FMN riboswitch aptamer (RFN element) from an Alteromonadaceae bacterium, 190 nucleotides, folded computationally. Of the family's consensus pairs, 97% are formed in the model. The organism belongs to Alteromonadaceae, within Bacteria. Its mean pLDDT, the model's own confidence on a scale to 100, is 76.
RNA sequence: CUCAAUCUUCGGGAUGGGGUUUUAUUCCCUACCGAUGGUAGGGUUGCAAUUUUCAGUACUCAGCCAAGCCCGUGACCCGUAAGGUGAAAUGCCCAAACAACACACAGGUGUUUAAAGGGAAUUUUGCCAAGCGGUGAAUGUGGUCAGAAUCCAGAGCCGACGGUUAGGGUUCGGAUUGGAGAAGGUCGUU
Numbered sequence: 001c002u003c004a005a006u007c008u009u010c011g012g013g014a015u016g017g018g019g020u021u022u023u024a025u026u027c028c029c030u031a032c033c034g035a036u037g038g039u040a041g042g043g044u045u046g047c048a049a050u051u052u053u054c055a056g057u058a059c060u061c062a063g064c065c066a067a068g069c070c071c072g073u074g075a076c077c078c079g080u081a082a083g084g085u086g087a088a089a090u091g092c093c094c095a096a097a098c099a100a101c102a103c104a105c106a107g108g109u110g111u112u113u114a115a116a117g118g119g120a121a122u123u124u125u126g127c128c129a130a131g132c133g134g135u136g137a138a139u140g141u142g143g144u145c146a147g148a149a150u151c152c153a154g155a156g157c158c159g160a161c162g163g164u165u166a167g168g169g170u171u172c173g174g175a176u177u178g179g180a181g182a183a184g185g186u187c188g189u190u
Base pairs, nucleotide, nucleotide: 003188005186006185007184008183009182010181016030017029018028019027032169033159034158035073036072037071038070042065043064044063045062046061068157069156077134078133079132080131083128084127085126086125087124088123089122090121092119093118094117099112100111101110102109103108139155141153142152143151161173162172163171
């Protein structure tokens, strides 16, 4: 350094001002916010070649940062579902209290029926659910250039579900949840 297993930690921001109204952080004007992996001609740091040395330097070497609307992923919702778990019904198996009968009669033994309790199975049904599938918002223009969805300029657009005195990216709730993924440890392997 590669790959595998496993553990720990981390893992979402934003309503300020004005207006209308009985009522709006929900409408109107204005302001504010942008998860995660990839890509990136931008940014930044370092160090070469060259040079006598020092020093400094990169569209070319290395590290780091860089897109809400370019390609993916995730949360919500819908479908499906390995599997897990609860309940009921059915007969079966184990078990052998009590009772009856027989033998013995001091204790007891055997047979039959069979309760509590336990077991696995089948059928019906409730709940949870990995995984898989579906759904899954929004960008033009001008400039530079060999090349721009990414750089520069200016303009525009988007934002799950449920609640509510009134319609929500920003409030309250599911959620002290889930999660793409990030960092680190341990152990093994090459």